c-di-GMP-I riboswitch aptamer from an Atribacterota bacterium, 88 nucleotides, folded computationally.
RNA sequence: AGUUGAUAAAGGCAAACUAUCUGAAAGGAUAGGGCGCAAAGUCAUGGGUCUAAAGCACUUAAAGUGCUAUGACAGCCAGACUACCGGC
Numbered sequence: 001a002g003u004u005g006a007u008a009a010a011g012g013c014a015a016a017c018u019a020u021c022u023g024a025a026a027g028g029a030u031a032g033g034g035c036g037c038a039a040a041g042u043c044a045u046g047g048g049u050c051u052a053a054a055g056c057a058c059u060u061a062a063a064g065u066g067c068u069a070u071g072a073c074a075g076c077c078a079g080a081c082u083a084c085c086g087g088c
Stems, first nucleotide, its partner, number of pairs: 002088004012037002017032006035075001041081003045078003048073003055067004
């Protein structure tokens, strides 16, 4: 430097759920928790998924319904970038 992730060690992350805060919601933050993860580290670039405040359309007495991302998800799949330890 390339490749690889076992039967190793050290260390790392943290699903559901609970509490508080935040947000229109989806979601996020912190603490507890630990299902799992060898990139479960970073980036919304392509696909996908979630939400629909504002906006637009329809409708109504009030209510409401539909469309829509400029809001999210990196622990959905690809892609890009970076990295610990061990094997070869």
The coordinates come from a structure-prediction model, not an experiment, and the mean pLDDT is 86. It was read from a public genome assembly, where an Rfam model found it. Its Rfam family is "c-di-GMP-I riboswitch aptamer". Gene Ontology term of the family: cyclic-di-GMP binding.